[in-house]
Order: sequence, then C1' cells, then structure tokens
RNA sequence: UCGGUCCAGGGCAAACCCCGUGAGAGCGGGGGACGCAAAGCCACGGGUCCUCACUGUAACAACAGCGGAUGGCCGGGCUACCCGAA
Repeated sequence: UCGGUCCAGGGCAAACCCCGUGAGAGCGGGGGACGCAAAGCCACGGGUCCUCACUGUAACAACAGCGGAUGGCCGGGCUACCCGAA
C1' cells in the first nucleotide's frame, strides 16, 4: 500500500418493546439482534426526511429561503484492531 477466505481479543447494534426528550424529522438510556471490516469520527457535495420561529412570493393553503435531522442512503475527508499478500 492492497485485500478480508481463515485465527485471537473483541467491537458496534436494524426492526420491535419500555422510559425520557423534541414542534417534528429524530435523539438519549435500557432491553433486543437484522446486519456491519470502519455500522469509528466529520453534515463538505448530492439524496431523503422535518417545519416551531423568521424572511420572500403568497394568503391562512402552498412553494422557496433560512434552520434542523439522517454517517446503518451515496460520494468525499480524517483515524484505526487482527490476519494475509507485496
């Protein structure tokens, strides 16, 4: 540097349930495992989702901006255990 068939120590934890929290998407804790070799970290680009407040168009509807969520949607950046190969 590349790769994950195998070894060791292990790690994370979808759906669902309970509690808390938020306007919401969601998030935190506990239980639980569908999966994951970066399912470790970062909202930089795209996607998707949310709409309390503010702004514009508008008119009580909606759209856009602003803002928010998602790293287990994809790309990108940073870091890393074990094993193998060079």
A computed fold for an 86-nucleotide RNA from a Gemmatimonadota bacterium, annotated as c-di-GMP-I-GGC riboswitch aptamer. It was read from a public genome assembly, where an Rfam model found it. The source organism's lineage runs through Bacteria, Pseudomonadati and Gemmatimonadota. The prediction has a mean pLDDT of 83.